Model confidence (mean pLDDT): 83 of 100.
Predicted 3D model of an 86-nucleotide RNA (c-di-GMP-I riboswitch aptamer) from Calditrichales bacterium MX18-03.

Parts: sequence; C1' cells; structure tokens
RNA sequence: UUGAAUUAUGGGUAAACUUAUCGAAAGAUAAGGACACAAAGCCACGGGUCUAAGGUAGCAGAUACGAUGACAGCCGGGUUGCAUGG
Repeated sequence: UUGAAUUAUGGGUAAACUUAUCGAAAGAUAAGGACACAAAGCCACGGGUCUAAGGUAGCAGAUACGAUGACAGCCGGGUUGCAUGG
C1' cells in the first nucleotide's frame, strides 16, 4: 500500500401466514410464527393511504360521492426509554 475476515454485552419488538373473537369493511385483539426494525415504544397534531356502515345522488339497479371509522411497520412532528463512548 492492497485485499479479506472480525468488529460490544444484555436484551426488546414482531411482518406475511394460520387459528379464534370483534367489526359493514378497512382493521383490531389473543395464541402460534419470524419478514424485518436502534425507537418498528406511545400519541391521530400536519400530510398521505385504506374502508364506506349510516347518509346523499341514481331507476327501487349498477354505480358514484362521502369519515364521524382505520393505518404510528407510510412520512413529518411531539413525547418517553435502553446501552456504549466522549
């Protein structure tokens, strides 16, 4: 100089999928199960996405509109936590 290998500890959460329950649905909860995640802990404040029951329109139809529903593992923001080094 070049190339390769190695590069905390202790842990944590839990995607898809399966089963059960709730829900109109999106989805949520629990058990199993691991995609992945240094906040993939919590919060619907802003953006975005999903569903469309009641409702409105429509011919009583198809269908369209439509969150007050949902998503924090879509992004931003707020807030809380663990470890190491300085």

Lineage of the source: Bacteria > Pseudomonadati > Calditrichota > Calditrichia > Calditrichales.